[in-house]
RNA sequence: GCAAGUCGAACGGUAACAUUGGUGCUUGCACCAGAUGACGAGUGGCGCACGGGUGAGUAACGCGUAUAGUACCUACCUUAUAGUAGGGGAUAGCCCAGGGAAACUUGGAUUAAUACCCUAUGGUACCCCUUUGGCACAUGCCGGGGGGGUUAAAGAUUUAUCGCUAUAAGAUGGCUAUGCGUCCCAUUAGCUUGUUGGUAGGGUAACGGCCUACCAAGGCAUCGAUGGGUAGGGGUCCUGAGAGGGAGACCCCCCACACUGGUACUGAGACACGGACCAGACUCCUACGGGAGGCAGCAGUGAGGAAUAUUGGACAAUGGGCGCAGGCCUGAUCCAGCCAUGCCGCGUGCAGGAAGACGGCCCUAUGGGUUGUAAACUGCUUUUAUACGGGAAGAAUAAGGCCUACGUGUAGGCUGAUAACGGUACCGUAAGAAUAAGCACCGGCUAACUCCGUGCCAGCAGCCGCGGUAAUACGGAGGGUGCAAGCGUUAUCCGGAAUCAUUGGGUUUAAAGGGUCCGUAGGUGGACUAAUAAGUCAGUGGCGAAAGUCUGCAGCUCAACUGUAGAAUUGCCAUUGAUACUGUUAGUCUUGAAUUGUUAUGAAGUAGCUAGAAUAUGUAGUGUAGCGGUGAAAUGCAUAGAUAUUACAUAGAACACCGAUUGCGAAGGCAGAUCACUAAUAAGUCAUUGACGCUGAUGGACGAAAGCGUAGGUAGCGAACAGGAUUAGAUACCCUGGUAGUCUACGCCGUAAACGAUGGUUACUAGCUGUUCGGUCGCAAGACUGAGUGGCUAAGCGAAAGUGAUAAGUAACCCACCUGGGGAGUACGUUCGCAAGAAUGAAGCUCAAAGGAAUUGACGGGGGCCCCGCACAAGCGGUGGAGCAUGUGGUUUAAUUCGAUGAUACGCGAGGAACCUUACCAGGGCUUAAAUGUAGAUUGACAGGGGUGGAAACACCUUUUCCUUCGGGCAAUUUACAAGGUGCUGCAUGGUUGUCGUCAGCUCGUGCCGUGAGGUGUCAGGUUAAGUCCUAUAACGAGCGCAACCCCUGUUGUUAGUUGCCAGCGAGUCAUGUCGGGAACUCUAACAAGACUGCCAGUGCAAACUGUGAGGAAGGUGGGGAUGACGUCAAAUCAUCACGGCCCUUACGUCCUGGGCCACACACGUGCUACAAUGGUAGGGACAGAGAGCAGCCACUGGGCGACCAGGAGCGAAUCUACAAACCCUAUCACAGUUCGGAUCGGAGUCUGCAACUCGACUCCGUGAAGCUGGAAUCGCUAGUAAUCGCAUAUCAGCCAUGAUGCGGUGAAUACGUUCCCGGGCCUUGUACACACCGCCCGUCAAGCCAUGGAAGCUGGGGGUACCUGAAGUCGGUCACCGC
Repeated sequence: GCAAGUCGAACGGUAACAUUGGUGCUUGCACCAGAUGACGAGUGGCGCACGGGUGAGUAACGCGUAUAGUACCUACCUUAUAGUAGGGGAUAGCCCAGGGAAACUUGGAUUAAUACCCUAUGGUACCCCUUUGGCACAUGCCGGGGGGGUUAAAGAUUUAUCGCUAUAAGAUGGCUAUGCGUCCCAUUAGCUUGUUGGUAGGGUAACGGCCUACCAAGGCAUCGAUGGGUAGGGGUCCUGAGAGGGAGACCCCCCACACUGGUACUGAGACACGGACCAGACUCCUACGGGAGGCAGCAGUGAGGAAUAUUGGACAAUGGGCGCAGGCCUGAUCCAGCCAUGCCGCGUGCAGGAAGACGGCCCUAUGGGUUGUAAACUGCUUUUAUACGGGAAGAAUAAGGCCUACGUGUAGGCUGAUAACGGUACCGUAAGAAUAAGCACCGGCUAACUCCGUGCCAGCAGCCGCGGUAAUACGGAGGGUGCAAGCGUUAUCCGGAAUCAUUGGGUUUAAAGGGUCCGUAGGUGGACUAAUAAGUCAGUGGCGAAAGUCUGCAGCUCAACUGUAGAAUUGCCAUUGAUACUGUUAGUCUUGAAUUGUUAUGAAGUAGCUAGAAUAUGUAGUGUAGCGGUGAAAUGCAUAGAUAUUACAUAGAACACCGAUUGCGAAGGCAGAUCACUAAUAAGUCAUUGACGCUGAUGGACGAAAGCGUAGGUAGCGAACAGGAUUAGAUACCCUGGUAGUCUACGCCGUAAACGAUGGUUACUAGCUGUUCGGUCGCAAGACUGAGUGGCUAAGCGAAAGUGAUAAGUAACCCACCUGGGGAGUACGUUCGCAAGAAUGAAGCUCAAAGGAAUUGACGGGGGCCCCGCACAAGCGGUGGAGCAUGUGGUUUAAUUCGAUGAUACGCGAGGAACCUUACCAGGGCUUAAAUGUAGAUUGACAGGGGUGGAAACACCUUUUCCUUCGGGCAAUUUACAAGGUGCUGCAUGGUUGUCGUCAGCUCGUGCCGUGAGGUGUCAGGUUAAGUCCUAUAACGAGCGCAACCCCUGUUGUUAGUUGCCAGCGAGUCAUGUCGGGAACUCUAACAAGACUGCCAGUGCAAACUGUGAGGAAGGUGGGGAUGACGUCAAAUCAUCACGGCCCUUACGUCCUGGGCCACACACGUGCUACAAUGGUAGGGACAGAGAGCAGCCACUGGGCGACCAGGAGCGAAUCUACAAACCCUAUCACAGUUCGGAUCGGAGUCUGCAACUCGACUCCGUGAAGCUGGAAUCGCUAGUAAUCGCAUAUCAGCCAUGAUGCGGUGAAUACGUUCCCGGGCCUUGUACACACCGCCCGUCAAGCCAUGGAAGCUGGGGGUACCUGAAGUCGGUCACCGC
């Protein structure tokens, strides 16, 4: 800004416009005329109560559905009948005069009507009286006749008609009443005074407490009243197999509302969205006096918000209002605009095309794979877009005209204006692949995988979860998958969820059976007969709006969409029938139930009376030093006489034996004997009643222990408390005392693991075996049977454990209870209680689990067999104390390189650090040393010798010089590419190794058992060193381990006989197998034999064990070695080596000199030497094995005190090279810091080596420390072992070696035994552990942060109740006022 006006054919009229006529005349202007078309404002009629919007309120007859109105109204419309007569007075407007800023308003005069009033006429209307017919489910209804009373009307006009009044009927629309349905809370259980009903009246269109007066005291409610919360209802929509669950946008029906609250008026209809009045809040105007307004109509604005459109066109169509009509109005409506918001359709091209192009990405990288026929390229098409041209349907009719029929106003036909959308849909032509693809995802669920970056960071995430240096999970890329003009995210609802279970769940242990019984309402209920027909079933009729859903057909090019027909609408009402079942009524029955009588039973209950044992106390006696108590003690009692013992007395409580998976009771519970009272149960009889039964919300009664109140009682026991112990502490366990309490009576409490963790009743469903109380039969034994009470088991059930006639089986009925864990049985409210507290019983918040049963391991200061091991015990010798050596920690340092760290690191890597090694540090150099290859270039040299500088590396100077068959070869230099790293990660790895442990275990196939994890086998009884073997056995077999096979050693034989041997023979020497010879012995080194529980005796089923049994060198795996199952410790090693990834590249590479790895307050480990007489020193004497040797071992001779040196045979070794020591003999030392012990230090030397200072070993002389057998603690060893003695070798120039690895000599003690410590094996048990007890886990506190409560008070908002004032308005009153 628009959305409700219209009618001049109701009226008085003429403000505007137009026409016409007239007048004036300056001929194009002015004036006049309601005359005409029309018409502002006004009177009047109809409409404005429809259409359009919204969902605040409402839990209601509001809505839905089905009925009723015999209790009602209805303008316009249709039908029918009758009528429309005669009068009258006003009033708006107009005119005049006022008030006010405005809105508006006052007074006077005049005027019309279809406005208003009076009179007349009426009837099938209304009222009263009377008479009469019919009908009905109650009040009653429909009619007929007679009499009396009351109320009507309007005109207009083009003469065609349109109106007006009354009555009846219809249609339409409304109003009222009723049945049924319609959310959550009981932590809302009682509500109600006009309340419930009656009588009378008023009021209404109409019934009615709707209102009033009087009377009565009712009415509603656990089948949920009242109160609180939430909400418009339905058709329908979403989901779902359905039953259900959720929703109430668009479209349709109903309701309610119109700024908030109240009120009436007008009208057929309103208590009225675009009417009125009042009050209130808000906004606006104002001259401050006073006024105006209501978008939850269409657009639009602001605000709020995650978020929702144009201040458009048209009345052409469909409708609506008014009008006779033309027509006017219509933000209803039809169209257009905006938005991928949804649904539907279409396109972004199609075909060919391999050098499988370029580029990208990936890899095992000279090459492949993939993107990918994808592109390029060739041919084809043109929907869509673009340009140009054509171009609808939607329109039917109105006025008017013509014609036909009937016959005076109707019907039909023909003709005849009108398009907002819109030049839109659609059609044609042109050119050209031209104009058109994104989003999410790629660990599993879930379709789709690689690289790089990052490194528990950044980040992802619906759930599980991913990310800590190789991320298909983060970010990017390539590739792929899905959908597609959309794709993802978020929110909500249903589904899956049988996870509230009617369909369709459960309650022993997972959440869940009430503590038990009685019993009300309710639910449910035995047999037979009959009736009824409420439930039930069948038929029929009505309703169940349309749209929607489904199906068929049709129209837009298809589809969405729309039209049409059918089905469905699971429901309600009415009616007719059926009668098996349930119900109801009537009758009958005995089997369920109950009763009398009979026989029994019991720790059933209540009250009384009473016995004995024990304990304590008292008195008296005897008697003397302790008693008591404990793991051990102490507190305590006791010379004032305890404990002990004897006698007597007193007191209270509890009842040994019997006594038991015994019995009784509803449960709690009940135990000496006896008596009284009371109750119960079982059996049997079949006498009585005749379904009287079962269950049981609310309710009632009982209800262990503890606790509370009052009054008693109190021996023992004994919370609290006290003391003594234990302990780190000990507010505990143990001990000594001890108050409440425990006991009785009366009264409360009302809970327990009140448990069989298993509600009650009834019926049915294989067995075996005990026991209690009865019965029948029987001489007895026993058999059968009823009711209880136990064990085992079948089927079945169960997640399994288990249960199994005493069900957790199969069924029926009733009750109670459960719905993830925590918060929490808590808070608040309520009820009960004296209190303690009990009953009922949440939420916020938080977690992704909590839980059950079973399995395999691991663990236990669980158990068993039992078993084993130098594990303990029995022994021997050590370590720990001293000095030194060596390794480690720590400290220090330029560096003290690195690794190894309980056992399982620490004389370990290292079997040998002065330089080297060497990896570390300081300093000085190099940039590719060395190796190899390829390619290119250059040269004929480089190397070597000499010299200078320097710490050296290195640098510089000097010297000399290839071969050739001329093709080249060789060598060197240089360049490029490949290098190098003892840098990191042993938690990325290979390989190797340690340890449990040389422990006896670890597994598999098939079968069997179990839903499964898994079990069995592998267990049990024996036996063994052994899962070794035997027997038994749902197991039967097998594998890796054990054992054996291998090596050394112990005995014998055969063969062989040098370098080894020498008995006999010979030769020779001072002496020696030295020589000839020998092959016997020893020995060497090859092959054999031998030992197997084979034989005997005993035991045993067997396996096997025992035996100073025999034989034998050896006897029960003869001794030793090698050999190490599945696995554990993210055990050790990237520094042996190899290797992934990362890092450095004039350095983290490499060369050289010097230093360091050897430091030294200290701590630890492993050793050596000692502390002495079983010894030291000196002299003399004897006996091994194994191994090594040529830059080596070195005889022998000489020198030196000696280390060693100088000469010099032999031997590459059964040939040569070494005095073995302890031991034996003799002498000395006599117990001491020594003739022990040898550290440390001084001096002088030897050897190796370029070099001995840091930093070597050895020799000689001198010096001569600690130490006199070692605390707590701890180690090794069971026989040729421990202990003790020396020898050799590897490494190696030398050696810090007292180490390591080997070799032999001498050579013991002890083991009762398995209780204990440690470790291991088997079986079993518990577990909230599984990273597996170094596990798991609880609470406080500290610090920080977050939220909350309390608090003197201060302040704001809301509500209830009572009272006061009281608007508009309706009703009423009056000699009110006005009018007649």